[in-house]
Context: one part of a larger RNA
Molecule: small-subunit ribosomal RNA, 3' major domain
Organism: uncultured bacterium
């Protein structure tokens, strides 16, 4: 000098506390163990693996197994030699492939190329092993305030001083102090989103006044208002009183759309865990090369006594069903979105106008509000299972899609120990979109709607920061 300490001082964190909804119990999705299997490919395992990689396994993806096959090769480069390759018929086959019979080249400097076939070898391939050979990326402690460095002092040195000290902050943030003076990577700021104003511009958006009207901003017009987007402004403890040490600061006040980091987001210091990844690429080493590689076909990845995490629906009257009446945002759309009309109880079909979109289209927003009815039951809750008839996408929904009708109505009356998230447009609750996709979301990612309780306070549980003090550690 660090590490520990059921040592202490002082601070912070949705860490406790207060308070709201959860989660263990029921069903069911999905993920993981573990069981089975021919195969149930491979990785991930306290927090920091288990709706994770995978933003979407029905063939493909597919790395897994089975059965047939292929061996300079699916795919590169080099070398020789032939001219085609391709298509279509037709035969075996499960494909892959093999045969079959018709047709059938390009450019050119005439040296040859392009393609494609057949041959020899050099080589190709390997989701094969090592992530404890590594490179890149990533988690994590942690957006926690901390980690250095130069020159000088001190110390025989390890090292210390700066970084402690009295304040004070989210902050090694700022002051005052000091053997210490300064520096650097972190913090803050500077980037974008959001909350106000103005200035511009005004279509495909807007409609206050003025006209027309088929009452539909639909036409003439308007640029005032909304709103779009560009450029500025705005907030700086700037002003006041108070407290501090005349400081940094803090406490109330004004004015302000907003007030003390306004609200969010992206940004992650030196380092820690031989953390994760050799299957995202890359790559050292070692291992196969008629096979651990290549194609093909059917199955597996979707099994199922069990045991775990994460979710969605529910147990109901703050509700459920039915008529009916409103209000968002932010995206997506040509192998696309798909109106209106007709058919069909529905899913959906037909036929098709518009739109490469502030034009059209998806698209009804649901919670809500009104009116009715139901009277606390396993119920007009609740929707699991299962029958049967269907619709769709796709060569093909048997294994193993999604939806739709009628029918069938399980567990299940608030959940044991224990645990988990959240301080404000949060939490709870309601829908909407999108990415991925042919078809498959209770996931994820975003998006607006209605909108709350509580916070005494820091003794305790956790986790951290900093001073100090013990040491059987290094």
């Nucleotide at each position: 000098u660090g590490a520990c300490g059921g040592g202490g001082g002082c601070c912070c964190g949705c860490a406790c506390a207060a308070g709201c909804a959860g989660u263990g119990g029921a069903g069911u999705a999905u993920g993981u163990g573990g069981u089975u299997u021919a195969a149930u490919u491979c990785g991930a395992c306290g927090c920091a693996a288990c709706g994770c990689g995978a933003a979407g396994a029905a063939c493909c993806u597919u790395a897994c197994c089975a059965a047939g096959u292929c061996u300079u090769g699916a795919c590169a480069u080099c070398c020789u030699g032939c001219g085609a390759c391709g298509g279509u018929u037709c035969u075996g086959g499960a494909a892959a492939c093999a045969g079959u019979a018709c047709u059938u080249u390009c450019c050119u400097u005439c040296g040859g190329g392009a393609c494609g076939c057949a041959g020899a070898g050099a080589c190709a391939g390997g989701u094969g092993g090592u992530g404890c050979a590594u490179g890149g990326u990533u988690g994590u402690c942690g957006u926690c305030a901390g980690c250095u460095c130069g020159u000088g002092u001190c110390g025989u040195g390890a090292g210390a001083u700066g970084u402690u000290g009295g304040g004070u902050u989210a902050a090694g943030u700022c002051c005052c102090g000091c053997a210490a003076c300064g520096a650097g990577c972190g913090c803050a700021a500077c980037c974008c989103c959001u909350a106000u104003c103005a200035u511009u511009a005004g279509u495909a958006g807007c409609c206050a006044g003025c006209a027309u009207u088929u009452c539909g901003g639909a036409u003439g017009g308007g640029a005032a208002c909304u709103c779009u987007g560009a450029u500025g402004a705005g907030a700086c403890u700037g002003c006041c009183g108070g407290g501090g040490a005349u400081a940094a600061c803090c406490c109330g006040g004004a004015g302000g759309a907003a007030g003390g980091u306004g609200g969010g987001g992206a940004c992650g210091a030196c380092g820690u865990c031989a953390a994760a990844u050799c299957a995202u690429c890359a790559u050292g080493c070692c291992c196969c090369u008629u096979a651990u590689g290549g194609g093909c076909u059917g199955g597996g990845c979707u099994a199922c006594a069990c045991a775990c995490g994460u979710g969605c629906u529910a147990c109901a009257a703050u509700g459920g069903u039915g008529c009916u009446a409103a209000c968002a945002g932010a995206g997506u759309g040509a192998a696309g979105c798909g109106a209106a009309c007709c058919c069909g109880c529905g899913a959906g079909g037909g036929c098709a106008g518009g739109c490469a979109a502030a034009u059209c289209a998806c698209a009804a927003a649901a919670a809500u509000g009104g009116c009715a009815u139901c009277u606390c039951a396993g119920u007009u809750c609740g929707g699991a299972u299962u029958g049967u008839a269907g619709u769709c996408u796709g060569c093909a929904a048997c294994u193993c899609g999604a939806c739709u009708a009628c029918a069938u109505g399980a567990a299940g009356c608030u959940g044991g120990a224990a645990u988990c998230g959240c301080u404000a447009g949060u939490a709870a609750u309601u829908g909407c979109a999108g990415a991925u996709c042919a078809g498959a979301a209770u996931g994820c990612u975003g998006c607006g709607g209605u909108g709350a309780a509580u916070a005494c306070g820091u003794u305790c549980c956790c986790g951290g920061g900093u001073c100090u003090u013990g040491c059987a550690c290094a």